[in-house]
């Protein structure tokens, strides 16, 4: 230098080819349960506003195509790996 794969919420991943509601796990937090923890189940859990009801935004950063983009298309950053 050149080709390939990957970066999604604290973490680990799926979704991508085929564009159309931000999905599962794990961890935390409160429950039932127990004399009391553990297991087990249950329910919540991304972030800003807001008394709530509820809106709005967020998938490495940019910008494009499009009514819609985590998803396609350009660039640019991080990581792995192959070749040189």
């Nucleotide at each position: 230098g050149u080709c390939g794969c990957g970066g999604u919420a604290u973490c680990c991943a799926a979704g991508c080819c085929u564009g159309g509601u931000a999905u599962g796990g794990a961890g935390c937090a409160g429950g039932u349960u127990u004399g009391c923890u553990a297991a087990a189940c249950c329910u919540g859990u991304g972030c800003u506003c807001g008394a709530a009801a509820g809106a709005g935004c967020u998938c490495c950063g940019g910008a494009g195509u499009u009514c819609a983009a985590a998803u396609c298309u350009c660039c640019g950053c991080c990581g792995c790996g192959g070749c040189g």